């Protein structure tokens, strides 16, 4: 220098094939229970879906460029 794969909640990840409401587990936060605390169960907050740009009425999702990890191959 080339090739291929992955970026999404605080973390580990689905979703992307076949564009049409952003989600799940933990975890935090507040309830119920409990003397108290863990468990359990009930709820809640939490997101520029890596950036940037294009194609669409409508992109996390397809196109292009870029950055950033890994991995081959030189």
């Nucleotide at each position: 220098g080339g090739g291929c794969c992955c970026g999404u909640a605080g973390c580990u990840c689905a979703g992307a094939u076949u564009g049409g409401a952003a989600g799940a587990g933990c975890g935090u936060c507040g309830g119920u229970c409990u003397c108290g605390c863990a468990c359990a169960c009930c709820g809640a907050a939490g997101g520029c879906c890596g950036c940037g740009g294009g194609u669409u009425c409508a992109a996390a999702u397809c196109c292009c460029g870029c950055c950033g990890g890994g991995u081959c191959c030189a």

Predicted 3D model of a 74-nucleotide RNA (transfer RNA) from Candidatus Sifarchaeum subterraneum. It matches the Rfam family "tRNA". Gene Ontology term of the family: triplet codon-amino acid adaptor activity. Rfam classes the family as a transfer RNA. NCBI's taxonomy places the organism under Archaea, Promethearchaeati, Candidatus Sifarchaeota, Candidatus Sifarchaeales, Candidatus Sifarchaeum. The coordinates come from a structure-prediction model, not an experiment, and the mean pLDDT is 81.